[in-house]
């Protein structure tokens, strides 16, 4: 330098054109408990790596770009 795959919440991931973008764990508050843990209820947290394009509509499709994995030379 060429190619491949990945990038979504603090972490691990789901979501493959349309509904307020979700789950588990973690975090915070309350309940329960003598206290803690566990359990139950509720809550906060996301410019979907960045920019542009297509579309009535994009996390999703296309282009460029950044970071990382693997691979070819």
């Nucleotide at each position: 330098g060429g190619g491949u795959c990945u990038g979504u919440a603090g972490c691990u991931c789901a979501g493959u054109g349309g509904a307020u973008a979700g789950a588990g764990c973690a975090c915070c508050a309350g309940g329960c408990u003598u206290c803690u843990a566990a359990c139950c209820u509720g809550g906060g947290g996301g410019u979907c790596g960045g920019g542009g394009g297509u579309u009535c509509a994009a996390a999703u499709c296309c282009c460029c770009u950044c970071a990382g994995u693997c691979u070819c030379g």
A computed fold for a 73-nucleotide RNA from a Candidatus Aenigmatarchaeota archaeon, annotated as transfer RNA. Its Rfam family is "tRNA". Rfam links the family to the GO term triplet codon-amino acid adaptor activity. NCBI's taxonomy places the organism under Archaea, Nanobdellati, Candidatus Aenigmatarchaeota. RNAcentral holds the sequence, with entries from ENA. The prediction has a mean pLDDT of 81.